[in-house]
């Protein structure tokens, strides 16, 4: 340079065109416990990495920019 993967909630990740974007961990308040821990119930918390586009609809498809990972080349 080329090509292929990724970006979703403080961190792991699901969602693959149609309802209110969700789950664990984690944060907050209760419960139970003399007490902590574990556990149990409730409950925060996101302009879906930015613009444009397609379409009645877009987190999801298309382009194009950034960031992050592979691999190939190239370069004496």
């Nucleotide at each position: 340079g080329c090509g292929c993967c990724u970006g979703u909630a403080g961190c792991u990740c699901a969602g693959c065109g149609g309802u209110u974007a969700g789950a664990g961990c984690a944060g907050g308040c209760c419960g139970c416990u003399c007490a902590u821990a574990a556990c149990g119930g409730c409950u925060u918390g996101g302009u879906c990495g930015g613009g444009g586009g397609u379409u009645c609809g877009a987190a999801u498809c298309c382009c194009u920019c950034c960031g992050g990972g592979c691999g190939c080349a190239c370069c004496a």